Model confidence (mean pLDDT): 78 of 100. This is a predicted structure of a 161-nucleotide RNA (c-di-AMP riboswitch aptamer (ydaO/yuaA leader)) from Streptomyces armeniacus. The sequence is in RNAcentral, with records from Rfam. The organism belongs to Streptomyces, within Bacteria.

[in-house]
RNA sequence: GUACAGCCAUCGCCGAGUCCCCCACGGCGCGAGCCAGGGGAGCCGGGGACCCAACCACGAAGUCCCUGGGGUGAAUCGGGCGGCCUCGCACGAGGCGGCCCGUAGGAGACCUUCCUGCUCCGAACCCGUCAGCUAACCCGGUAGGCGAGAAGGAAGGAAAG
Numbered sequence: 001g002u003a004c005a006g007c008c009a010u011c012g013c014c015g016a017g018u019c020c021c022c023c024a025c026g027g028c029g030c031g032a033g034c035c036a037g038g039g040g041a042g043c044c045g046g047g048g049a050c051c052c053a054a055c056c057a058c059g060a061a062g063u064c065c066c067u068g069g070g071g072u073g074a075a076u077c078g079g080g081c082g083g084c085c086u087c088g089c090a091c092g093a094g095g096c097g098g099c100c101c102g103u104a105g106g107a108g109a110c111c112u113u114c115c116u117g118c119u120c121c122g123a124a125c126c127c128g129u130c131a132g133c134u135a136a137c138c139c140g141g142u143a144g145g146c147g148a149g150a151a152g153g154a155a156g157g158a159a160a161g
Stems, first nucleotide, its partner, number of pairs: 011147004018041005026035003042142006052132001068130001069127004077102005083096005105121004110157007
């Protein structure tokens, strides 16, 4: 000097996912350093009355599929290509996931709103036959993952000076 690995700090992003206290003369780590657990505040989610909605009853139209339903989240709804598995002689039906093109919707640097652009996302998981809304009340979560870039205009505000 370079490369690699780890740790901490600053400024930020998605997200509810932040702060304080006890634990702590404790535990982990070679070390820089880190915190199982518990409590509280704040934030977030679910359950849960009256009323309302829905259901029930009557009637009309269409269809002949026999398929549970629900929650967090922006993450829904379409189209194309082809693969595997199950039933099956075939036709056909169902399940799973792969690759594209769109799309409801969502995100982007002081904050909110509006306008015009650009770049992205448009997933994943959970409950377990059960839940509309819902005051009191009850229950739970407080993670994880990212980047070195930042678009412009208008109004209001904040901060600095």